About this RNA
This is a predicted structure of a 72-nucleotide RNA (transfer RNA) from an uncultured Bacteroidota bacterium.
[in-house]
RNA sequence: GGCACCGUAGUUCAAUGGAUAGAAUAGAAGUUUCCUAAACUUUUGAUGUGGGUUCGAUUCCCGCCGGAGCCA
Numbered sequence: 001g002g003c004a005c006c007g008u009a010g011u012u013c014a015a016u017g018g019a020u021a022g023a024a025u026a027g028a029a030g031u032u033u034c035c036u037a038a039a040c041u042u043u044u045g046a047u048g049u050g051g052g053u054u055c056g057a058u059u060c061c062c063g064c065c066g067g068a069g070c071c072a
């Protein structure tokens, strides 16, 4: 340099055009317990960035940024 892939919560993964982006785990609070742990309940928290298409974009298209891979 070329090719194909990936980027969503602190972490691991869903949602692949449709209304308010979901789960596990982690964090916080509570119940329980003499205390802790475990269990249960509640709660906080995310679409890399800039454009485009569309009534509507995490999803489709383009550039950039970052990551890992193959080829040279």
Base pairs, nucleotide, nucleotide: 001071002070003069005067006066007065010025011024012023013022018055027043028042029041030040031039048064049063050062051061052060